[in-house]
RNA sequence: AGAGUUUGAUCCUGGCUCAGAAUCAACGCUGGCGGCAUGCCUAACACAUGCAAGUCGAACGCGACUGAGGUUUCGGCCUCAGUUGAGUGGCGAACGGGUGAGUAACACGUGGGUGACCUACCUUCGAAUGGGGGAUAACGUCCCGAAAGGGACGCUAAUACCGCAUAACAUCCUGCCUUUGAAUGGGUGGAGAUCAAAGCCGGGGAUCGCAAGACCUGGCGUUUGAAGAGGGACCCGCGUCCGAUUAGCUAGUUGGUGAGGUAACGGCUCACCAAGGCGACGAUCGGUAGCCGGCCUGAGAGGGCGGACGGCCACACUGGGACUGAGACACGGCCCAGACUCCUACGGGAGGCAGCAGUGGGGAAUUGUUCGCAAUGGGCGAAAGCCUGACGACGCAAUGCCGCGUGUAGGAUGAAGGUCUUCGGAUCGUAAACUACUGUUGCUCGGGACGAAUAGCUCCGACCUAAUACGUCGGAGUCUGACGGUACCAUUAAAGGAAGCCCCGGCUAACUCCGUGCCAGCAGCCGCGGUAAUACGGGGGGGGCAAGCGUUGUUCGGAAUUACUGGGCGUAAAGAGCUCGUAGGCGGCUUGUUUAGUCGGACGUGAAAUCCCUUGGCUCAACUGAGGAACUGCGUCCGAUACUGGCAGGCUUGAAUCCGGGAGAGGGAUGCGGAAUUCCAGGUGUAGCGGUGAAAUGCGUAGAUAUCUGGAGGAACACCGGUGGCGAAGGCGGCAUCCUGGACCGGUAUUGACGCUGAGGAGCGAAAGCGUGGGGAGCGAACAGGAUUAGAUACCCUGGUAGUCCACGCCGUAAACGUUGGGCACUAGAUGUGGGAUCCAAUCAACGGAUUCCGUGUCGCAGCUAACGCAUUAAGUGCCCCGCCUGGGGAGUACGGCCGCAAGGCUAAAACUCAAAGGAAUUGACGGGGGCCCGCACAAGCGGCGGAGCAUGUUGCUUAAUUCGAGGCAACGCGAAGAACCUUACCUGGGCUUGACAUGUAGGGAAAAGCCAUAGAGAUAUGGUGUCCUUAGGGGCCUUACACAGGUGGUGCAUGGCUGUCGUCAGCUCGUGUCGUGAGAUGUUGGGUUAAGUCCCGCAACGAGCGCAACCCUUGUCCUAUGUUGCCAGCGGGUAAUGCCGGGGACUCGUAGGAGACUGCCGGGGUCAACUCGGAGGAAGGUGGGGACGACGUCAAGUCAUCAUGCCCCUUAUGUCCAGGGCUGCAAACAUGCUACAAUGGCCGGUACAGAGGGCUGCUACACCGCGAGGUUGAGCGAAUCCCACAAAGCCGGUCUCAGUUCGGAUUGGAGUCUGCAACUCGACUCCAUGAAGGCGGAGUCGCUAGUAAUCCCGGAUCAGCAACGCCGGGGUGAAUACGUUCCCGGGCCUUGUACACACCGCCCGUCACACCACGAAAGUUGGCAACACCCGAAGUCAGUGGCCCAACUCUUUGAGAGGGAGCUGCCGAAGGUGGGGUUGGCGAUUGGGGUGAAGUCGUAACAAGGUAACC
Repeated sequence: AGAGUUUGAUCCUGGCUCAGAAUCAACGCUGGCGGCAUGCCUAACACAUGCAAGUCGAACGCGACUGAGGUUUCGGCCUCAGUUGAGUGGCGAACGGGUGAGUAACACGUGGGUGACCUACCUUCGAAUGGGGGAUAACGUCCCGAAAGGGACGCUAAUACCGCAUAACAUCCUGCCUUUGAAUGGGUGGAGAUCAAAGCCGGGGAUCGCAAGACCUGGCGUUUGAAGAGGGACCCGCGUCCGAUUAGCUAGUUGGUGAGGUAACGGCUCACCAAGGCGACGAUCGGUAGCCGGCCUGAGAGGGCGGACGGCCACACUGGGACUGAGACACGGCCCAGACUCCUACGGGAGGCAGCAGUGGGGAAUUGUUCGCAAUGGGCGAAAGCCUGACGACGCAAUGCCGCGUGUAGGAUGAAGGUCUUCGGAUCGUAAACUACUGUUGCUCGGGACGAAUAGCUCCGACCUAAUACGUCGGAGUCUGACGGUACCAUUAAAGGAAGCCCCGGCUAACUCCGUGCCAGCAGCCGCGGUAAUACGGGGGGGGCAAGCGUUGUUCGGAAUUACUGGGCGUAAAGAGCUCGUAGGCGGCUUGUUUAGUCGGACGUGAAAUCCCUUGGCUCAACUGAGGAACUGCGUCCGAUACUGGCAGGCUUGAAUCCGGGAGAGGGAUGCGGAAUUCCAGGUGUAGCGGUGAAAUGCGUAGAUAUCUGGAGGAACACCGGUGGCGAAGGCGGCAUCCUGGACCGGUAUUGACGCUGAGGAGCGAAAGCGUGGGGAGCGAACAGGAUUAGAUACCCUGGUAGUCCACGCCGUAAACGUUGGGCACUAGAUGUGGGAUCCAAUCAACGGAUUCCGUGUCGCAGCUAACGCAUUAAGUGCCCCGCCUGGGGAGUACGGCCGCAAGGCUAAAACUCAAAGGAAUUGACGGGGGCCCGCACAAGCGGCGGAGCAUGUUGCUUAAUUCGAGGCAACGCGAAGAACCUUACCUGGGCUUGACAUGUAGGGAAAAGCCAUAGAGAUAUGGUGUCCUUAGGGGCCUUACACAGGUGGUGCAUGGCUGUCGUCAGCUCGUGUCGUGAGAUGUUGGGUUAAGUCCCGCAACGAGCGCAACCCUUGUCCUAUGUUGCCAGCGGGUAAUGCCGGGGACUCGUAGGAGACUGCCGGGGUCAACUCGGAGGAAGGUGGGGACGACGUCAAGUCAUCAUGCCCCUUAUGUCCAGGGCUGCAAACAUGCUACAAUGGCCGGUACAGAGGGCUGCUACACCGCGAGGUUGAGCGAAUCCCACAAAGCCGGUCUCAGUUCGGAUUGGAGUCUGCAACUCGACUCCAUGAAGGCGGAGUCGCUAGUAAUCCCGGAUCAGCAACGCCGGGGUGAAUACGUUCCCGGGCCUUGUACACACCGCCCGUCACACCACGAAAGUUGGCAACACCCGAAGUCAGUGGCCCAACUCUUUGAGAGGGAGCUGCCGAAGGUGGGGUUGGCGAUUGGGGUGAAGUCGUAACAAGGUAACC
C1' cells in the first nucleotide's frame, strides 16, 4: 500500500466482499510447563446455608467463673486482681465492599463563583472544667403471648439526663474606619439581654484527713472560641446521543412585594400583585444511555466503546416517609403501603446476597460454600488487643498477554514402507535406523528464602519533673509468615514424559492420485460438482501458525462509501416548474476609534494511573518502580492591531431614481373582419357518394354526392413566419381601441452600499380533471358498428358522448428539459441574425463600411470531462448563497400528518431480496433501417420432383434379433466400390478359458502339422497313420505355469488424424509509426475499377504475411524430335476383303520438348491513372473451357465401427470357436432414383459413326448346340498387337392410329440357365403365360447460362454370383433464355439504431395458477407506558388543639405555674379505585399489493422504424 466482482472486451460511476488490528468473548479439534492479568456482557430474576461492623471495664451498675487476702455466729460476708455475659453510656456503623436499574440532568467533564454556606474525628493557638438535683435500663417479683415480643410494680449507677453559677466569642440593637464594579466582606467601639462543661486513669516527697481522699503532678476526656487541613453543599459559563412521520410548550408557570423554611441563596413553600417565561441556534414530546480519566482502531482528522484499574453520580425487593446523627432521608437501621417467600397454636409474626463464597433459573457463556489477618488499609480502645469475604494469598478456566520446552551434532545401500510415475525414476528424506552428546522442563531426592517494619516486653541513654513516677524520643535484645517446605538452589537416572490445528481454484503462501458424478457436498466474494474436479470426500505431498489453531459474533480500518482534513449533481443517484421575499449567510472604496474574533508571551489549572522517552527491579519478557515529556483544553494578566467584526464619518464605480428615444405574438378588457368546415332553406341535377391495403358499416330515388344562391352558428386565425421577437417560467400569432408590466439604448442629473442569495412563507403555474352556469361548428376519450386477425376489448374505417370554447372557483402536476439554480468577476477568436447609439462615406435618403452596448445561433483555441461533449450564453478559472444525492428492487409505496369537493398532491420509511443496477464509448451480431454490389438468388427459359408401379435409403411399428453410426441446408442410392454362408459387429443354441492372435520367462515333450476312419448340426472328440531343420548351442511345433492377450464394450463433450459446411465467398491479420486514459482505431475507410483487399488515385500512415491471381494437370492451334503394337499420302508385293507384307514419317495418333494471349496494337470514354467499350489480327481475347488447389475462423458439425489414442468398464466373458437365424421382417410416412403414361412414339427389318476403360483363379475369338439365359470346345492375348465389343440415339423402309392400346410393364403361375459347399427364409438372368397402377400429376419444390440443359448409349471399381435402376468415368446428338435487380434466399463493403454478445432460434413484459417469505389494511380482542380529572387516604413532617398524662425548674407546695407529651383535627401525601382520552405493542376471520421460486398457462407490450416511434 491494495485486491476480487457488472462487460465479448474497455473506461467510469457504484455497491458487495476480502487481506489488518482488537475482544470481559463463545463454539469445534487439540493440549507440556511457568509468570502476570482477567473471569454473569443474559434475569436490577428468586435465593437455602455460613461469614461480610463492631469495639471500649482507662465512662457505669449488675450477674457468673477463677485466684488471692481479710473476717466469720462456719450459713456465709467483705476487699482486690483477672476472665466473661447481657444491659446503660461513648465512638463507629453515612467509610470500606457491590451494581448500573433509573437518569439527556448542573448527572458528568472543564473552568470559575459563594460578599449565600456546613463540617465529628485530626492539627495549631486561647479560655474554662464550679456547685447541685431527679430519674432509668440491667436486676428482682408477678402477668400476657405458640412465637416474635410486651406489660405492671419495686431497686440502682454513670463521661446518661436536668436546673443554677461564671463567661469570652457569637446573636440581636447601635456608632466609626476600611475593602469591592456592587452587594449581606473585614476591623474597631458602646449599652443591655441570652447561651457551657464530666469526668476517668497513672504517680507522688512534704502538709491535712480515720479512710476514701483533699492537694501537687502527668496523660486522656469534656465545654467554649479563633484558625488550618481534609470533606461536603449551592450557583454560573462552555461541552455532552437519535428522531420534526414530536412544532408549539408552560399556572408556581415567569417576575415582584411580604412572610415562612433551610447550614445556606432561591417559587424551595405560602399570600397578594403583574402577565410573563421557553422555542426553528430545535422548546415540548418520544426513543436510547450512568458520565469521565481512558480503551480499541486510524497516517491523522475521526469512528466505536466506557469490562478490569482510578474519579464522580445513582441505586439497595418495588413505591413513599421521616427519625437519629457532624454527616443519611441510611445495602447488612426504623415506619407505612405493595408484590413475593417462610413460620404459625390462624390470633399474629419474620425476611430482603446489585457484600464474599454458594444454589436454582435464564443463557452460546463466566470460577472455591478455600486459607489468613503475616503484610497494606480501616473501626474501636491509653494500650495489649478485638473486628475486618476491604485486603493478602492459594484454587479453577489456554480467557488473554509474555516466556520456555518437546532435543543437539553426525549419519546415504538415499533402507523398509507410503505416494506419484513418462516405469527410467521422483518424493517423504538426514527424515528414520545407527553413532556420539547435552540435560532446559517434568519426575526422584536434599537444602531452602525475600516479603518483618513494628507495636508490645526487658535493659540502657536523653528530655520533662520536686521525682530514680508517668509520658516522649533514641539504641540494644526479644517477639510476629496465611502463602509455604512455595519461589529459588543443588542432585540421581534417562532422549527418556511433552504437537497440534487450519489451509493449498483466484483474491492468498502452498499440487498431485483415488473415490463421487448438479448426487453427496463446499462456499468470505467470484463461484465449484452433470465420468479425467489442483474448488466435494480420502491418501500422499506442500504452505501457514504453533500450545495453540480455526470458526462465529462485535468494533475500527481498508471506505475519499457522509468527503472538516477529503466527494459530487448535462447523460451514471442528484438543480426545487418559475418568481417575489422573511430570518439567516455573504458583502464596494476610504478615515478615525475599539480590540470581540485573531496572533504572541507569562501565570494558574489540566488528579493519579494510562500513552511516549530515559533509566532501574524480577535470569529475559509480559509485569512493575523512579524521573522526564505530554495532556493539542479552560481561565487570568500583559502585549500586537494587518485582516474580519462593532461604533462614528466620508466617497461613487455596485444598486436604484430621473430625462430623452425606439423595438416587441409581454399581460388584461372590448369591438370588428375574411377564408374554410358543418348545418338550414331554395334552385339545377341523377345514381351513386363516401371510405380503404382491399372492403364493409354509413349516406342516397322520401333525390344524396356535385354545383349555385341566401342564411345560421361556433371555433381557429393560411400567406407574412424566420434556430426571428417578447415574457420569470408556464406560455404568447387576424385587425383596431383602451388600461398596463418589463427589458434595451443614449444622457457625467439625483441618492449614497440602499447590494447578492434566500430555510420557512407567498404568488404564478401546460394539458388533463373537478364544481356552477353558458356554449357546442369542427375534432373527439368512453361507447356502438364495420373491417383485420388464431383472437383484436387495438392499430384502419363509419358514427359519436364527455371534453375541447366562455365566465367564475378549484386542482398544482409534466421528458414543467438546455434533463445544466441564482449573482459577480476573469479567460483566443471566427461567422450569421434581432434591437439601439456613434463615426466615415454619401447633395438628401435608402444602401454600404467601422466602432460600441444588449439579445439570440453556429464553429472553434486553451482549459475541463469517464467519455460523449462544453467552450465569453462554460460543463473553463475563482468567490458568495440556496436546493439536492449516497447501490438496485421493495417505492415515490405503506403508516402518520398537512392540503383538496373528488381525482389526488406534498412530506416519506421499514421488513424482505439481489450482486449487481447504471453512464459513455468499442468490436461484433442483428433489424419487417439506409446506401452500393455479387451469386441459376429472383426474373426469362428448358427439363424434372410432388400423383402411379418398382428399386434403394430412412423413420415408425414388429421381432429372440431385426447390429451400429449419420439427422435442416451440410442425415435419408449416406459409411456400404456388392449382407444367401462368410462378411457380422445382432439373436438362439452348443463349446473353450494363457485363450482365435502377439511377446517374454521357466519347466516339460516327440504325442507335430497333414491324411484316413468313427460320433456329432458343427466347433470338437476318439482311434489309426505320420516323425521337420540344424552350425548339435538350439530353432520350428505341442503342452504346463506366470506375466499377459482380447473387446466393432463406453466416452467424437478427453483426443490425433481425416472430412463436411459457410465458400473459391474476398476476405483474415501482423510489424513499426500515429491517434485514443482504454477496449480499440488507423492501415483495410474515401473516389474510381475489378471475378477478386484486382489495380489506380487520394489519405498518418509505411510496409509485410495468409488468402485472390499466377505457377501444376487436362482440353483447344501450331512447331520440333521420335516412330511400335499406332498411321498409310506416295512406291512395290499380295488378298474375296483387311497396313496383310516390303517399306515410309507426309498425315492422324502416341510420347517428349517448345511456341502462342500480354489489354501487346488502333480508336472512344476515363483524373488521360487503373480500367472499360469497340475494332484489327488470331486456333483461341480480355482469369479461352475444365480440374486440382479451400485464408483467419464458425458449427463442442461428423467419425472411438477405417486407423491411432487417454481414461473408464468386461476377464470360465462385453473375449473366442461353431451351427442356425437376423441385418431382406410391414397398417403407415418421407427422401433419392428407375420405368412409364405414349405417335418428336411403340414394334419389325436394314444400315452408319465413338471415346475412355478392363483382362491370367482372367478376357475369351472362331466353330457347333439351345428360341434364350447359356452350354461344348478352345485359337489369341499379361495386351496402342488378342478379347470384352454389336455402341445407342441417328438414318432408310415397313407397321400400329389415340385406345388403358402393338402404350406401360408391375404382379403372379409354369419351365429353365448360371454362380456357389449351399439360392427355403434370401440371388441374378432366360423363355412361355399373366398384363396391375398409370392418360403428364394439388399445395409446393429442384436442376441448369453452352458443347451447358435435355437425350442416347459405352466402360469401370466392388464382385464366386448379385438385388447396380446406385456410384465413378467416357463419348454421341445437342437447344432455349437472361428485359432487368423491385421482390424471395445466400453473401460482401460502408453507414445507422440496439436494452442483443449462447449474439433475433437473441432479449424481455404483465395477468393467471402453485409454493414459500416479510409487510400493510381489518370487525375486534389483549397488554405496556406516561399524563389528566375526581374519590379514598397509610406512614410521616409541619401546624392547631391538647378537658388526658408528666420526676427534675419556679411559687404562696394536698396544689398551681412554666415546659413537655399521648390523643384528636387540618394541609400535603405513596399505593389503590373510578373515568374519559393519549401513545405504543401483540393477536386477528378476511383482504391488498410486494418479493422469491423448476422446463406451468395466456398473449407480445419494450429493445431494430421491435413491425402503430418510444417516453412523461
RNAcentral holds the sequence, with entries from ENA. The RNA shown here (small-subunit ribosomal RNA) has 1512 nucleotides and comes from an uncultured bacterium. Rfam family: Bacterial small subunit ribosomal RNA. The prediction has a mean pLDDT of 84.